Context: one part of a larger RNA
Molecule: small-subunit ribosomal RNA, 5' domain
Organism: Patescibacteria group bacterium
RNA sequence: GGAUGAAUGCUGGCGGCGUGCCUUAGGCAUGCAAGUCAAGGGGGUUCGACGCAAGUCGGACAACCGGCAGACGGGUGAGUAACGCGUAGGAAUCUACCCUUUGGUGUGGGAUAGCUCGCCGAAAGGCGGGGUAAUCCCGCAUAAGUUCGCAAGAAGAAAGGCCGUAACUGGCCGCCGAAGGAGGAGCCUGCGUCCUAUCAGCUUGUUGGUGAGGUAAAAGCUUACCAAGGCUAUGACGGGUAGGGGGCGUGAGAGCGUGACCCCCCACAAGGUAACUGAGAUACGGUGCCUACUUCUACGGAAGGCAGCAACUAGGAAUAUUGCGCAAUGGGCGAAAGCCUGACGCAGCGACGCCGCGUGCGGGAUGAAGGCCUUAGGGUCGUAAACCGCUGUGGAGAGGGAAAAUAAUGAUGGUACCUCUCUAGAAAGCACCUGCUAACUACGUGCCAGAAGCCUCGGUGAUACGUAGGGUGCAAGCAUUAUCC
Numbered sequence: 001g002g003a004u005g006a007a008u009g010c011u012g013g014c015g016g017c018g019u020g021c022c023u024u025a026g027g028c029a030u031g032c033a034a035g036u037c038a039a040g041g042g043g044g045u046u047c048g049a050c051g052c053a054a055g056u057c058g059g060a061c062a063a064c065c066g067g068c069a070g071a072c073g074g075g076u077g078a079g080u081a082a083c084g085c086g087u088a089g090g091a092a093u094c095u096a097c098c099c100u101u102u103g104g105u106g107u108g109g110g111a112u113a114g115c116u117c118g119c120c121g122a123a124a125g126g127c128g129g130g131g132u133a134a135u136c137c138c139g140c141a142u143a144a145g146u147u148c149g150c151a152a153g154a155a156g157a158a159a160g161g162c163c164g165u166a167a168c169u170g171g172c173c174g175c176c177g178a179a180g181g182a183g184g185a186g187c188c189u190g191c192g193u194c195c196u197a198u199c200a201g202c203u204u205g206u207u208g209g210u211g212a213g214g215u216a217a218a219a220g221c222u223u224a225c226c227a228a229g230g231c232u233a234u235g236a237c238g239g240g241u242a243g244g245g246g247g248c249g250u251g252a253g254a255g256c257g258u259g260a261c262c263c264c265c266c267a268c269a270a271g272g273u274a275a276c277u278g279a280g281a282u283a284c285g286g287u288g289c290c291u292a293c294u295u296c297u298a299c300g301g302a303a304g305g306c307a308g309c310a311a312c313u314a315g316g317a318a319u320a321u322u323g324c325g326c327a328a329u330g331g332g333c334g335a336a337a338g339c340c341u342g343a344c345g346c347a348g349c350g351a352c353g354c355c356g357c358g359u360g361c362g363g364g365a366u367g368a369a370g371g372c373c374u375u376a377g378g379g380u381c382g383u384a385a386a387c388c389g390c391u392g393u394g395g396a397g398a399g400g401g402a403a404a405a406u407a408a409u410g411a412u413g414g415u416a417c418c419u420c421u422c423u424a425g426a427a428a429g430c431a432c433c434u435g436c437u438a439a440c441u442a443c444g445u446g447c448c449a450g451a452a453g454c455c456u457c458g459g460u461g462a463u464a465c466g467u468a469g470g471g472u473g474c475a476a477g478c479a480u481u482a483u484c485c
Base pairs, nucleotide, nucleotide: 001485002484003483004482006481007480008479009478010477013357014356015355016354017353018352019350020349021315026313027312030310031309032308035068036067037066040065041064044061045060046059047058048057049056050055075268076267077266084193085192086191087190088189089188090187093185094184095183098181099180100179101178102177103176104175105174106140107139108138109137110136115130116129117128118127119126120125146155147154148153160173161172162171163170194240195239196238201231202230203229206228207227208226209225210224211223212222213221243265244264245263246262247258248257249256250255270291271290272289273288274287293304294303295302296301321347323346324345325344329343330341331340332339333338360390361389362388363387370381371380372379373378394423395422396421397420398419399418400417404412429474430473431472432471433470435454436453440469441468442467443466444465450457451456
């Protein structure tokens, strides 16, 4: 000199774009953050039309069974020195939705929720009897291709719904088998990846083989047996610290430091552990168990998990609103209309940062008054002010008023912006002035009070302390502290 997710002191006019719990991965009241589908199913409640009625048709609501989604999106960095990440490769794999191609979609049966009846419980919830549907579950048939097998041969599928028709044919959305693609995921390997030797030896599923098991898949992944191997001063093992990268800061570069915001990967979801479902999880707003904590309780038992968005509390030098909207972009579901979306788009707060603008412009000397200094003549603040003229960035008032939306739809927002009128009006500070280092005098103080980054200054003429006048530097900021180069 540059930089910062900064903080502190003094000060503070406006706008744009960014950015904002670095500490206790401490605890969390309240609200919201993942639903959707009635064109899979049977029923329920309710409304309307027609009808004498039975009933027919249509609409609304949402519980239940069923489907898809809840493995994405959002948060955090505790753990991890590791195939975790980065980079370059590899072979023994899986893949819902989507795309392409191809072959099918025949025929039987069963259970159960809702419902109803009864019972237990304070609640959470649960038990029993009865009866019912499906795109729920299970057979049989068929098998181009698929799997197993040397072969012969064997095994294994499916679900319907809506529209339309007088009915069939038909159209759309599905369902099953197979092949390929795209995107995604799992696995293996070479190389790179902090400090420490006051850590020198480490290892028994350990290293390899065989059989068996296991996985979507290679493999000590697991197990039995056999062999005795494997790693290590090119630092094993141990200890400490730490998420990694793209990047970011600095620097001429080499390098050094760093990993906020944004993007990619990983890990975690109160601490631990286990599996279920599923194409995918060992699952943040799913389940079981243990622990700690909190809440309810009729004391028998129950419930909970903000490292989602806000908010609260604690901690701290320190970090924001319990806001608006799904209008846009994106996501889930749906045939669609649409519904949901604290992702996201916006607004609010903070000079926290960067950038831009303003606080006026021209004239004005008898150099006013006043302050300070003085050799008492004067000098200086100083064209500075007053005063005269002007302008309207800004501000105030009034009117108009977007783009963002491609047919419709705008939270932002009556915002940005434009026009008219008025008004110099609201709008300058902070640090420094011995040398380094731009900028000096007076008074006060008297090794005191104090200053200080270093050398140092102060004990009666202090340009170094305090105040004043003057000056210098930067400026809506300035200075200090901390950290990095």